Record summary: A computed fold for a 131-nucleotide RNA from Kaiparowitsia implicata GSE-PSE-MK54-09C, annotated as c-di-AMP riboswitch aptamer (ydaO/yuaA leader). The coordinates come from a structure-prediction model, not an experiment, and the mean pLDDT is 77. It was read from a public genome assembly, where an Rfam model found it. Rfam family: c-di-AMP riboswitch aptamer (ydaO/yuaA leader). A reference for the family is Barrick et al. (2004), "New RNA motifs suggest an expanded scope for riboswitches in bacterial genetic control", Proc Natl Acad Sci U S A.
RNA sequence: CUGAGCUAUCGGCUUAAUUCGGUUUAUGUCCGAAACGGAGGACCCACUUUGGGGCGCACCCUGCACAGCAGGGGGGAGAACUCUCACUCCUAGCCCGUCAGCUAACUUCGUCAGCCUUGAGAGGAGAAUGU
Numbered sequence: 001c002u003g004a005g006c007u008a009u010c011g012g013c014u015u016a017a018u019u020c021g022g023u024u025u026a027u028g029u030c031c032g033a034a035a036c037g038g039a040g041g042a043c044c045c046a047c048u049u050u051g052g053g054g055c056g057c058a059c060c061c062u063g064c065a066c067a068g069c070a071g072g073g074g075g076g077a078g079a080a081c082u083c084u085c086a087c088u089c090c091u092a093g094c095c096c097g098u099c100a101g102c103u104a105a106c107u108u109c110g111u112c113a114g115c116c117u118u119g120a121g122a123g124g125a126g127a128a129u130g131u
Stems, first nucleotide, its partner, number of pairs: 011116004018034005035111006045101001051099001052096004059073006074091005081123006
């Protein structure tokens, strides 16, 4: 000097997955509230029954040497937010258990987990400090 790793704090990203208050010696546990998100659940309407359904971007088509790979299309993400262009990346996994269409009232559940750099243009928002 450079690179990698670990710890703490701050900042930020994907995700609904955050904030506040109380209890407590305590940052733990437990309780509550707000906020965000999911499921069930009438009339009417829809659907006719091959089992089917839910969360999620995670689906469709084609080809091949076929339980995999490749290509294309569609969908999603990338440092406040929206739009445009370009570039890069992802397109998994899990659950219910023969049962669920929509659905007002109503009922009920979740608040995890994993990470660390995209640039430009236009619009234009927010925060902090001071007076």